[in-house]
About this RNA
RNAcentral holds the full RNA, with entries from ENA and SILVA. Small-subunit ribosomal RNA, central domain from an uncultured bacterium, 348 nucleotides, folded computationally. Rfam family: Bacterial small subunit ribosomal RNA. Gene Ontology terms of the family: structural constituent of ribosome and ribosome.
Context: one part of a larger RNA
RNA sequence: CUGGGUGUAAAGGGAGCGUAGGCGGCGCGUUAAGUCUAGAUGGAAAACCCGAGGCUCAACCACGGGAGGUGCAUUGGAAACUGGGCGAGGUGGACUGCCGGAGAGGUAAGCGGAAUUCCUAGUGUAGCGGUGAAAUGCGUAGAUAUUAGGAGGAACACCAGUGGCGAAGGCGGCUUACUGGACGGCAACUGACGCUGAGGCUCGAAAGCGUGGGGAGCAAACAGGACUAGAUACCCUAGUAGUCCACGCCGUAAACGAUGAGGACCAAGUGUUGGGGGUGAAACCUCAGUGCUGAAGUUAACGCAGUGAGUCCUCCGCCUGGGGAGUAUGCACGCAAGUGUGAAACUC
Numbered sequence: 001c002u003g004g005g006u007g008u009a010a011a012g013g014g015a016g017c018g019u020a021g022g023c024g025g026c027g028c029g030u031u032a033a034g035u036c037u038a039g040a041u042g043g044a045a046a047a048c049c050c051g052a053g054g055c056u057c058a059a060c061c062a063c064g065g066g067a068g069g070u071g072c073a074u075u076g077g078a079a080a081c082u083g084g085g086c087g088a089g090g091u092g093g094a095c096u097g098c099c100g101g102a103g104a105g106g107u108a109a110g111c112g113g114a115a116u117u118c119c120u121a122g123u124g125u126a127g128c129g130g131u132g133a134a135a136u137g138c139g140u141a142g143a144u145a146u147u148a149g150g151a152g153g154a155a156c157a158c159c160a161g162u163g164g165c166g167a168a169g170g171c172g173g174c175u176u177a178c179u180g181g182a183c184g185g186c187a188a189c190u191g192a193c194g195c196u197g198a199g200g201c202u203c204g205a206a207a208g209c210g211u212g213g214g215g216a217g218c219a220a221a222c223a224g225g226a227c228u229a230g231a232u233a234c235c236c237u238a239g240u241a242g243u244c245c246a247c248g249c250c251g252u253a254a255a256c257g258a259u260g261a262g263g264a265c266c267a268a269g270u271g272u273u274g275g276g277g278g279u280g281a282a283a284c285c286u287c288a289g290u291g292c293u294g295a296a297g298u299u300a301a302c303g304c305a306g307u308g309a310g311u312c313c314u315c316c317g318c319c320u321g322g323g324g325a326g327u328a329u330g331c332a333c334g335c336a337a338g339u340g341u342g343a344a345a346c347u348c
Base pairs, nucleotide, nucleotide: 003320004319005318006317007302008301012316014203015202016201017200021196022195023194026089028087029086030085031084033082034081035078036077037076039075040074041073042072048066049065050064051063053061054060093193094190096188097186098185099184100183105179106178107177108176109175110174111173112156117151118150119149120148121147122146123145127138128137164171165170208249209248210247211246212245213244217243218242223237224236225235260315261314262313263312264311265310268293269292270291271290272289273288274287275286276285277284297304298303321348322347323346330341331340332339333338
């Protein structure tokens, strides 16, 4: 490389948009690149077969005749399939339009209540706090508790749901503005405009980084108290970065459904979300999602099973024994941390 694979054994890119490329729905006509053809020509000699000769035979060599001649080239023909060009058409894929409801989808601004902490004042007195038990700690300079007022930051109880939305990361108090997508209904419009997607571009939790703010609670580090043989931990008391905001980086993750995207087909049953039809506010039917159970099938098994890991098609990524190693090196990116790409010797 091929083959075989990729939920858990090695292996699905974190996700999207999209370039090249690959692949591509239904009729008709034409062309003839692929394709097909008992067509034609070429396809050296030798080698091969037959005959008959030359080396004393043979191997070997020379002569005559013959077979084969696919692939390839030139040329003629065919038109089912694939492709390209041209012409003309259709609507099922895809898109648009109109009507409609659902949603923590996104961005920005404003607002709200509960709670924690702190401050001020009142009441009040000896404890509070913490644990397995304690101690460090706080408190007669009046704490804890309780009442009133104030400040500030962060997060939004109940509703809340194998509920919803988003491509993924992710999104949850309320209101407003701007804005993306999906779904249902009608079949009015376009008429294959599609699928996938190497590179590329964009997005991308947490932590971390830069500059400037902010800082209630929590809390790496650090400190103290315990536990212990020790205890650089688990427990406790404190506590700084950070967590929050703005702008700019980083680009990773058990970024998981450990399951790439799209399409077609293939038993049922049951819950639920949003539409539509229907009815009696039902039943029931249907589309799109989201769960469970399960037929066939599949799987090494576990399991999966119309949300497939079933039966097929198209395109992309990736795997090829363990360690060495996601290391070294080179290159690229980054302020740095580091990230991406990514070996070999050696060894089992």